[in-house]
RNA sequence: GAUGAGGCGUUGCCAAAACCGGCGGCCACGUGCCCGCCGGUGCGGGGGACCCACAGGAAGGCCCGUCCUUCCCGGGGCGUAUCGCCGGCCCGGCCUCCUUCGAGCCCGGGCGGCGUAGGGGAGUUCCAACCCCGAGCCCGUCAGCUAACCUCGUCGGCGGUUGGAGCUCGCAGAU
Numbered sequence: 001g002a003u004g005a006g007g008c009g010u011u012g013c014c015a016a017a018a019c020c021g022g023c024g025g026c027c028a029c030g031u032g033c034c035c036g037c038c039g040g041u042g043c044g045g046g047g048g049a050c051c052c053a054c055a056g057g058a059a060g061g062c063c064c065g066u067c068c069u070u071c072c073c074g075g076g077g078c079g080u081a082u083c084g085c086c087g088g089c090c091c092g093g094c095c096u097c098c099u100u101c102g103a104g105c106c107c108g109g110g111c112g113g114c115g116u117a118g119g120g121g122a123g124u125u126c127c128a129a130c131c132c133c134g135a136g137c138c139c140g141u142c143a144g145c146u147a148a149c150c151u152c153g154u155c156g157g158c159g160g161u162u163g164g165a166g167c168u169c170g171c172a173g174a175u
Stems, first nucleotide, its partner, number of pairs: 011159004018041008026032001042154006052144001056072006062065001074142001075139004083115004088111006095104003118133004123167007
């Protein structure tokens, strides 16, 4: 001098995920950055009428409709996390060839890769560039919207990009 791990403080990011109070525990016995439970505020989600909407999806037809024919198919929620391609590797299945081993084609699934709808990056909006995410989980045959009403959650994970043009807020100084 550089780097890594850990701790503390400060200040921030994703996300709804923060704050206040009470009781008990713990203990260093304090105005507790602690743990558990309960209640509240704020924030977020789901269910749930009239009216409205819908009348499963694809293709074709025509008399253009809540119609007809054929084929296929449970549906829904949280979340940005949807939709494709590759057949590169693996697994399974049908068919064909082959004495067997195995090979070819097609379909499906998994892994991986490349994109993509969309989402994020220290007040906020727009533009541009750059970086990153593009997951996972749940309900269980059931739920469109939806006032009243009912109900649930408030976890967890991280260290963070700049420039330009506006808007807004705060702080400091001077008068």
Molecule: c-di-AMP riboswitch aptamer (ydaO/yuaA leader)
Organism: Acidobacteriota bacterium